[in-house]
RNA sequence: GCGAAAAGAACUAGGUGGUUUAGUGUUAGAUUGUGAUUCUAAAAAUCGUGGGUUCGAAUCCCAUUUUUCGCC
Repeated sequence: GCGAAAAGAACUAGGUGGUUUAGUGUUAGAUUGUGAUUCUAAAAAUCGUGGGUUCGAAUCCCAUUUUUCGCC
């Protein structure tokens, strides 16, 4: 220099253009002599950034940032 992949809740991940989902964790409550386990509830992501297409974008297109891999 060329090409590809990844970026979303504290962490790990699902998500076919139609209100952002789950598990773990956190907080509160119940249970227990205490703790663990179990049960219930809550909070937390406008999906790396900036534009475009569309009635509507995490999703499609362009540019760009960071990380990883391959080629030279």